[in-house]
RNA sequence: CACCGAACAGGGCAAACCCGCCGCGAGGCGGGGACGCAAAGUUACCGGUCUCGCCCGUCACAGCAGGCGAUCGAGACAGCGGGGCCGCCGGC
Numbered sequence: 001c002a003c004c005g006a007a008c009a010g011g012g013c014a015a016a017c018c019c020g021c022c023g024c025g026a027g028g029c030g031g032g033g034a035c036g037c038a039a040a041g042u043u044a045c046c047g048g049u050c051u052c053g054c055c056c057g058u059c060a061c062a063g064c065a066g067g068c069g070a071u072c073g074a075g076a077c078a079g080c081g082g083g084g085c086c087g088c089c090g091g092c
Stems, first nucleotide, its partner, number of pairs: 003091003012037002017032006035079001041085003045082003048077006056069004
C1' cells in the first nucleotide's frame, strides 16, 4: 500500500416503536429503546425514492371538489445503490 473480517482488544453507532420540540410535508433534533451495522464516520457528485409548490396533460364530473402522470422550481433521505474524503483492531 492492496485485499479480507473467522477469532482478539478497546469500544462505537442505533431500525421499528414511545415521549418532547421544530417543519405545510418528506423529515430533523433531544431522551428512552435495540432491528441491525466494519465504515450505520463524512459528503447530495451520479442514479434512485420521497415531500411541497407552479404549470401542463389525462381520467372522471352538471359543476365544485377529486384521481393519476410528466416537466420545472424548492427541499428530504448517506440505514437504497455507486462515487469522493477520512478512519479503529486484527488477518494476509